[in-house]
RNA sequence: GAGAACAGGCGCUAGGGUUCCGGCAUCGCCAUGGUGGCAUUGCGACUGGUCCGAGAGCGUCAGCCAUGCGGGAGACAUCCGUAUGGGACACGGCGGGACAAAAGCCCGGGAGAC
Numbered sequence: 001g002a003g004a005a006c007a008g009g010c011g012c013u014a015g016g017g018u019u020c021c022g023g024c025a026u027c028g029c030c031a032u033g034g035u036g037g038c039a040u041u042g043c044g045a046c047u048g049g050u051c052c053g054a055g056a057g058c059g060u061c062a063g064c065c066a067u068g069c070g071g072g073a074g075a076c077a078u079c080c081g082u083a084u085g086g087g088a089c090a091c092g093g094c095g096g097g098a099c100a101a102a103a104g105c106c107c108g109g110g111a112g113a114c
Base pairs, nucleotide, nucleotide: 008061009060010059011058012057015052016051020049021048022046023043024042025041028038029037030036064086065085066084067083068082069081070080071079089109091112095107096106097105
């Protein structure tokens, strides 16, 4: 300097915190042989359920690019179908942002490094 596509949806996981559920503790009331019920406040260095969740993780869906073939009146263009091939690679802060909050989420295939 050049280089067709290299973008997305869904599900799951690594991971994440604490809005809700549950759990634990605490004060109060009720009940009680024991067990317990309601409610207040707090705890995520509470295993968990709900929840968030990967460019560089997994799977799946359809889409994209090149070339060929077929179809419609039709040479080109365009549309549909189909076949083959392509769709590579990827180390990465600090800091900031959202939701209840945090994070491998977003800023971001960023800054930077090689």